[in-house]
Record summary:
Predicted 3D model of an 85-nucleotide RNA (c-di-GMP-I riboswitch aptamer) from an uncultured bacterium.
RNA sequence: CCAUGUCCAAGGCAAACCCGUUGCAAGGCGGGGGCGCAAAGCCACAGGUCUCGCAGUUUUCCGGCGAGAUGGCUGGGUUGCCGUG
Numbered sequence: 001c002c003a004u005g006u007c008c009a010a011g012g013c014a015a016a017c018c019c020g021u022u023g024c025a026a027g028g029c030g031g032g033g034g035c036g037c038a039a040a041g042c043c044a045c046a047g048g049u050c051u052c053g054c055a056g057u058u059u060u061c062c063g064g065c066g067a068g069a070u071g072g073c074u075g076g077g078u079u080g081c082c083g084u085g
Stems, first nucleotide, its partner, number of pairs: 002085004012037002017032006035072001041078003045075003048070007056062001
């Protein structure tokens, strides 16, 4: 440097659920909790999903436009610990 995660060290993160708080909502944040995770570190760039609004239509659906959410849905970008080859 490349590949890789069966095994080792030091550690890290934290699903559901509960409590508090915040947001119209999807959700976010803090505490408890621990299902899992080798990038479950970081970035909404592409796709997906979800929420709200607008106009069309108007019963809904649907597609369109706009504003958001999700990185623990997938891809991409970027940084990085340990072991193994």

Model confidence (mean pLDDT): 84 of 100. It matches the Rfam family "c-di-GMP-I riboswitch aptamer". Rfam describes the family as follows. GEMM was predicted in a large-scale screen for bacterial structured RNA regulatory elements.